[in-house]
A computed fold for a 74-nucleotide RNA from Magnetovibrio sp., annotated as transfer RNA. Its Rfam family is "tRNA". By type it is a transfer RNA.
RNA sequence: AGUCGCGUGGUGUAGUUGGUUAUCACGUCUGCUUUACACGCAGAAGAGCGCGAGUUCGAAUCUCGCCGUGACUA
Numbered sequence: 001a002g003u004c005g006c007g008u009g010g011u012g013u014a015g016u017u018g019g020u021u022a023u024c025a026c027g028u029c030u031g032c033u034u035u036a037c038a039c040g041c042a043g044a045a046g047a048g049c050g051c052g053a054g055u056u057c058g059a060a061u062c063u064c065g066c067c068g069u070g071a072c073u074a
Stems, first nucleotide, its partner, number of pairs: 001073007010026003019057001028044005050066005
């Protein structure tokens, strides 16, 4: 330098052919339980999807550029 893949709550992820208020687990917080902690049970908060532009009635999803990251080639 080129080719390909990936980027979604604090972490790891799902999201099917573009169409409901973006899923689950762990973690965090509150309550119950306990003498207390842990476990368990119930509930809550937390991301608009790396950045920008385009296509579309409508974009996490399609297209382009850039950034970051990984693999391969030179």